[in-house]
Molecule: transfer RNA
Organism: Halobacteria archaeon
RNA sequence: GCCGGGGUAGCAAAGCGGCAAUGCGCAGGUCUGGAAAACCUGUGUCCCGAAAGGGACGCGUGGGUUCAAUUCCCACCUCCGGCG
Numbered sequence: 001g002c003c004g005g006g007g008u009a010g011c012a013a014a015g016c017g018g019c020a021a022u023g024c025g026c027a028g029g030u031c032u033g034g035a036a037a038a039c040c041u042g043u044g045u046c047c048c049g050a051a052a053g054g055g056a057c058g059c060g061u062g063g064g065u066u067c068a069a070u071u072c073c074c075a076c077c078u079c080c081g082g083c084g
Stems, first nucleotide, its partner, number of pairs: 001083007010024003018067001025043006044057005060076005
């Protein structure tokens, strides 16, 4: 230099045009004499609100296409592998 693959929440990891799963961890609860295990609920960020609830943003970064982009296209950053 060329080719291919990856980058998603605290961690792991799906999704591949319309709504970001799941597991671990964490928080609360049930159970228990107390724990563990098991089970239930919650768990991205910001803003409004007493609450209920509502709104905006978010998938490496910046652009583009589209009514709509994590998903398609371009450039760049970064990691892994191959070729020279």